[in-house]
RNA sequence: GCCCUUGUAGCUCAAUGGUCAGAGCAGUCGGCUCAUAACCGAUUGGUUAUAGGUUCAAAUCCUGUCGGGGGCACCA
Numbered sequence: 001g002c003c004c005u006u007g008u009a010g011c012u013c014a015a016u017g018g019u020c021a022g023a024g025c026a027g028u029c030g031g032c033u034c035a036u037a038a039c040c041g042a043u044u045g046g047u048u049a050u051a052g053g054u055u056c057a058a059a060u061c062c063u064g065u066c067g068g069g070g071g072c073a074c075c076a
Stems, first nucleotide, its partner, number of pairs: 001072007010025004018056001027043005049065005
């Protein structure tokens, strides 16, 4: 340099172009316990990397840019 793949909550991941983007864990509050852990209930938390485009409607499709992963090439 080229190609493929990937980016969604603090972490790991869902979400057929169509209802208000959800789950587990973590956090917070409460219950339980002599107490802690475990367990149970409630609850907080989102620029869907970014800039545009297509569409009545975009996390989802298209293009550029940026980041992660992989492959190939180059490397007197």
Predicted 3D model of a 76-nucleotide RNA (transfer RNA) from a Hyphomicrobiales bacterium. Rfam family: tRNA. It is annotated as a transfer RNA. Its mean pLDDT, the model's own confidence on a scale to 100, is 81.